Description
A computed fold for a 73-nucleotide RNA from Desulfotalea psychrophila LSv54, annotated as transfer RNA. The source organism's lineage runs through Bacteria, Pseudomonadati, Desulfobulbales, Desulfotalea and Desulfotalea psychrophila. Rfam family: tRNA. Rfam classes the family as a transfer RNA. Gene Ontology term of the family: triplet codon-amino acid adaptor activity. Rfam describes the family as follows. Transfer RNA (tRNA) molecules are approximately 80 nucleotides in length.
Formats: sequence, C1' cells, structure tokens
RNA sequence: GCCAACAUAGCUCAGUUGGUAGAGCGACGCUCUCGUAAAGCGUAGGCCAGCGGUUCGAUCCCGCUUGUUGGCU
Repeated sequence: GCCAACAUAGCUCAGUUGGUAGAGCGACGCUCUCGUAAAGCGUAGGCCAGCGGUUCGAUCCCGCUUGUUGGCU
C1' cells in the first nucleotide's frame, strides 16, 4: 500500500426479509440465614462508533470517516 471482517448495557455476545433492542456475567434492592456465601425474586443501566444518503420509517440497506483484528505484498 491492497483486501476482508468487526464496532450493540460496566464485560462477553445475540438480534432483526427495515417497524424504536435482549441474554449471561457484573451492580443495586428484597426474601432466606444467628451472620456471610450460595439460591430465589425484582430494579437500574444502551439516542446500537461518527457523518451523510435511500425510505413514511434505519441498529439493520448504500457511501465516506475513525478505531480494532486478520490476510496479502
């Protein structure tokens, strides 16, 4: 320099032929216990990397930018 994949909750990851998003772990609260842990129940936490375009409507489709990873030279 070229090519490809990826970017979603604090972390690891799903998701959707386009109709406003979930799990596990973690945090907090409650129950239980003499107390702690474990277990059970519940709550909060995300303008889906940024900008623009298409569309009635974009996390999803298209382009560009940024970052990460891998491959080629």